Predicted 3D model of a 145-nucleotide part of an RNA (small-subunit ribosomal RNA, 3' minor domain) from Desulfofundulus thermobenzoicus.
The full RNA is in RNAcentral, with records from ENA, RefSeq and SILVA.
Model confidence (mean pLDDT): 80 of 100.
The organism belongs to Desulfofundulus, within Bacteria.

[in-house]
Context: one part of a larger RNA
């Protein structure tokens, strides 16, 4: 800078940071199947055996290899929790200026505001109910001169 004032809300334009979002990636977890090392038990042992028994044949005992339970790790499958990333959308922030209009602020040129409904490019409008933090204009009480 003081109504040639101030203002509000949509739309364009840049930028930022959040939400949603088919799908994609990978993380933790517990499950459920498959697998199944090493080793521990258990079962088997026809091959193998120095200590004990036995004069000896052979016994007892042991061992190896078979089988089984248990089992790391590994593999497949759905879930759960929690994260990235995501075409596309959604309001919200700022911004020199810019398009529409002009809702509020003076009785803002239809007082204004609140909760509702319901309409509209947008501020908004419109119905009903409420408030004065409404201007005038007439009353009334009271107060001061």
């Nucleotide at each position: 800078c003081a109504c040639c004032g101030c203002c509000c809300g949509u739309c364009a334009c840049a930028c930022c940071a959040c939400g949603a979002a088919a799908g994609c990636c990978g993380a933790c977890a517990a499950c459920a199947c498959c697998c199944g090392a090493a080793g521990c038990c258990g079962g088997u042992g026809a091959g193998c055996u120095a200590a004990c028994c036995g004069c000896a044949a052979g016994g007892a005992g042991g061992c190896a290899g078979c089988c089984g339970u248990c089992g790391a790790a590994g593999g497949u499958g759905g879930u759960u929790u929690g994260g990235g990333u995501g075409a596309u959308u959604g309001g919200g922030g700022u911004g020199a200026a810019g398009u529409c209009g002009u809702a509020a602020c003076a009785a803002g040129g239809u007082a204004g505001c609140c909760g509702u409904a319901u309409c509209g490019g947008a501020a908004g409008g419109u119905g009903c109910g409420g408030c004065u933090g409404g201007a005038u204009c007439a009353c009334c009480u009271c107060c001061u001169u």